Background: The RNA shown here (transfer RNA) has 72 nucleotides and comes from a bacterium. Rfam family: tRNA. Rfam's curators write: Transfer RNA (tRNA) molecules are approximately 80 nucleotides in length. By type it is a transfer RNA.
């Protein structure tokens, strides 16, 4: 250069066009305990950027940035 895969909370992973975008770690407040740990409850954290379809898009379609791969 051509193909082609992926992109979601601070990280790692669900969501068959109709979801309050869930879940586990993590973090923070409270409970517990003399402390710490650990448990128990609770709260905040996310859909790569624009732009199309469509009542309605994380999801389909087009570019584009990044990573990762495969040819040359």
């Nucleotide at each position: 250069g051509g193909c082609g895969c992926u992109a979601u909370c601070g990280u790692c992973u669900a969501a068959u066009g109709g979801u309050u975008a869930g879940g586990a770690c993590g973090a923070a407040u409270g409970g517990u305990u003399u402390u710490c740990a650990g448990c128990c409850a609770u709260u905040a954290a996310a859909u790569c950027a624009g732009g199309g379809u469509u009542c309605g898009a994380u999801u389909c379609c087009c570019u584009g940035u990044a990573g990762c791969g495969c040819u040359a």

The prediction has a mean pLDDT of 81.